This is a predicted structure of a 73-nucleotide RNA (transfer RNA) from Candidatus Vogelbacteria bacterium RIFOXYD1_FULL_46_19. Its Rfam family is "tRNA". It is annotated as a transfer RNA. Rfam links the family to the GO term triplet codon-amino acid adaptor activity. The source organism's lineage runs through Bacteria, Bacteria candidate phyla and Candidatus Vogeliibacteriota. Model confidence (mean pLDDT): 81 of 100.
[in-house]
RNA sequence: GGGCCCGUAGCUUAGUUGGUAGAGCGCCCGCUUUGCAAGCGGGAGGUCGGGAGUUCGAAUCUCCCCGGGUCCA
Numbered sequence: 001g002g003g004c005c006c007g008u009a010g011c012u013u014a015g016u017u018g019g020u021a022g023a024g025c026g027c028c029c030g031c032u033u034u035g036c037a038a039g040c041g042g043g044a045g046g047u048c049g050g051g052a053g054u055u056c057g058a059a060u061c062u063c064c065c066c067g068g069g070u071c072c073a
Stems, first nucleotide, its partner, number of pairs: 001072007010025004019056001027043005049065005
């Protein structure tokens, strides 16, 4: 320098054909307990790596850039 893959909540990640952004763990509140843990119920938390384009509509499609991994040179 070139090819391919990955980037979504604090962490691990789903989202398959473009149509309401989800789950588990963690965090907060409540119930339960003498108290803690466990359990149960509820809640907060996301510019979907950044920008541009296509589209009525983009996490999803196209282009450029950034970061990580891998292969070739």